[in-house]
This is a predicted structure of a 72-nucleotide RNA (transfer RNA) from a Coriobacteriia bacterium. Its mean pLDDT, the model's own confidence on a scale to 100, is 86. Rfam family: tRNA. Its family is annotated with triplet codon-amino acid adaptor activity in the Gene Ontology. It is annotated as a transfer RNA.

RNA sequence: GGGCGAUUAGCUCAGGGGGAGAGCACUUCCUUGACGCGGAAGGGGUCGUAGGUUCAAAUCCUACAUCGCCCA
Numbered sequence: 001g002g003g004c005g006a007u008u009a010g011c012u013c014a015g016g017g018g019g020a021g022a023g024c025a026c027u028u029c030c031u032u033g034a035c036g037c038g039g040a041a042g043g044g045g046u047c048g049u050a051g052g053u054u055c056a057a058a059u060c061c062u063a064c065a066u067c068g069c070c071c072a
Base pairs, nucleotide, nucleotide: 001071002070003069004068005067006066007065010024011023012022013021018055026042027041028040029039030038048064049063050062051061052060
């Protein structure tokens, strides 16, 4: 330098045109002598950045950034 893949909650990830989600973690309450486990409820998101297409974009297209793999 070229090709491919990834980027979504604190962490690990799902979701590939119309409601942003799961597990773990976190907060409060219950339970316990106390901690843990368990039960109930709850908070938390510029969906990497910019632009384009569309009535509508996390999702499609382009560029860029970062990370990984392969080729040279």